[in-house]
Molecule: RNase P RNA; transfer RNA
Organism: soil metagenome
């Protein structure tokens, strides 16, 4: 100078005005006044995934949908973390990865090509063997055609074309055979909990690719969501029809109803649309000690941080920080003045995470 | 808030177990015909298949972030 990784802030301080819960006082008693305490965020966002909570049965079998996908741990749970294992990429710090199975079955691989899955001959190599012609000394011998008919080494297509490299082999050729490389199986030995690592010995075994194609293997899930739900008040008309109902995909099983249906259910149809409870102390925050590579745990001590319902948390001034841009002194660093910005965005049941968006700074490790 | 769907030419839709030029209608533009216009023929334009990334030889379609829009719920 370039980069890489992890962490953390995200305005401050004072005065004036104003908004909300909850408490206290006060009066001309109201959605009033006046005072105290508090009073958004790292992403409160997206709602993308695991949970708690609440009802349905205490959440039973089974099927069918759907999910997850190396391997050990962490969590209350996870499609998350943290540790390694393998595979790609960078010189490197380091980063990426939905990463199980393709000899269980099924499809799918367009154009282009000869051939696209236990394939295949366009161009080409050859014609050992047979055919044909020809020459001949008439011989089981040469020569030529390329009609059978071998070949699959080069060329050409293509995201892919059935192992590479050399040697020998042949008519010409080819794992055809042999050496070594490369991979695939099966066996032995050794580390490792385990993915998987090392190292030996045999098969010519050479066997394409998609499973973010359907599917197979493990393994995990019952459904609905605080507008869950209970509680009070208020109002019409239990007024017509169907139908057992919980259980909201289907079977089963279980509970509760019932003898011709009161309630729950479903459809028409009429009617209220107010209030209080769920509601905020919680897998919580902070030190400190100990375990653990770590992610996380255990113990101790201390703290209490929003809870609204038309939906609060805002605005102006003044100094101070930060960036920017003009001017003026000085020109080495800078100094002072004006002006202009300071983001992204806002609780709504409450947590663990992914992911997005962000003006602008701070500290750490590391590479080259 | 909770819960779910949809984005293809100016509009309205096809095309979705992946196959190379994405198609139709109605509209636009430009001939032809007409004294002009319509109609009616003939052509021709016009599209980051919301966006970025991913798998794949190959993605409108298959997964996964974004972004817009729109339906349900006492």
């Nucleotide at each position: 100078g370039a980069g890489u990784c992890g962490g953390c802030c995200g305005g401050g301080u004072g005065g004036c005005c104003g908004c909300g819960u909850a408490c206290c006082g006060g009066c001309u008693c109201g959605a009033c006044c006046g005072g105290u305490c508090c009073g958004a965020g790292g992403a409160a966002c997206g709602u993308c995934c695991g949970g708690a909570c609440u009802c349905c049965a205490c959440a039973g079998g089974g099927c069918a949908c759907g999910g997850u996908g190396c391997u050990g741990g962490g969590c209350a749970a996870c499609a998350c973390c943290c540790a390694g294992u393998c595979g790609g990429g960078g010189c490197g710090a380091c980063c990426c990865g939905c990463a199980g199975g393709a000899c269980a079955g099924u499809g799918c691989c367009a154009c282009a090509g000869a051939g696209a899955a236990c394939a295949g001959a366009c161009c080409g190599c050859c014609g050992a063997u047979g055919g044909c012609g020809g020459c001949g000394a008439c011989a089981c011998g040469c020569c030529g055609c390329a009609c059978a008919g071998g070949c699959a080494a080069g060329g050409g297509u293509g995201a892919a074309a059935c192992g590479g490299u050399g040697c020998g082999g042949u008519a010409a050729g080819a794992g055809c055979g042999c050496a070594c490389c490369a991979g695939c199986g099966u066996c032995c030995g050794g580390g490792g909990c385990g993915a998987c690592c090392c190292g030996g010995a045999c098969g010519g075994c050479u066997c394409g690719g998609c499973a973010a194609a359907c599917c197979c293997c493990a393994c995990c899930a019952g459904g609905a969501g605080c507008a869950a739900g209970g509680c009070c008040a208020u109002a019409c008309a239990g007024g017509g029809g169907g139908a057992g109902g919980a259980c909201g995909g289907c079977c089963c099983g279980u509970c509760c109803g019932c003898a011709g249906a009161c309630a729950c259910c479903c459809c028409c149809g009429g009617g209220u649309a107010g209030g209080c409870c769920g509601c905020u102390a919680g897998a919580g925050c902070c030190g400190g000690c100990g375990g653990g590579c770590a992610a996380c745990c255990g113990c101790c001590g201390g703290c209490c941080g929003a809870g609204a319902g038309g939906g609060a948390u805002g605005g102006c001034c003044a100094c101070c920080c930060c960036a920017g841009g003009c001017g003026u002194c000085a020109c080495a660093c800078g100094a002072c003045g004006c002006c202009c910005g300071g983001a992204c965005a806002g609780a709504a049941u409450c947590c663990g995470g992914c992911g997005u968006a962000c003006a602008g700074g701070c500290c750490g490790a590391c590479u080259c | 808030g909770c819960g779910c769907c949809c984005g293809u030419a100016g509009c309205u839709c096809a095309g979705u177990a992946g196959g190379a030029u994405a198609g139709a209608g109605c509209g636009g533009c430009g001939g032809u015909u007409u004294c002009c216009u319509a109609a009616a023929c003939c052509g021709c334009a016009g599209g980051u298949c919301a966006c970025a990334g991913g798998u794949u030889c190959g993605a409108a379609u298959c997964c996964u972030g974004u972004c817009g829009g729109g339906c349900g719920u006492a």